The RNA shown here (transfer RNA) has 71 nucleotides and comes from a Christensenellaceae bacterium.
The sequence was found in a public genome assembly.
[in-house]
RNA sequence: AGGGGCAUGGUGUAAUGGCAACACGUGGGUCUCCAAAACCUUUGUUGAGAGUUCGAGUCUUUCUGCCCCUG
Repeated sequence: AGGGGCAUGGUGUAAUGGCAACACGUGGGUCUCCAAAACCUUUGUUGAGAGUUCGAGUCUUUCUGCCCCUG
């Protein structure tokens, strides 16, 4: 330099173009002599910009970061 892949709560992952979900975690509570476990509840998310569309996490494109391949 060229080609390809990935980017979603604090973490790990889902989501056929149609209400962004689950688990762990955080905060609060129940239980307990205390704690752990268990149970109830709460919190918080689509890397940045532009485009297509009635509607974008999803499609197109540019950029940023990471990984792989070729030379």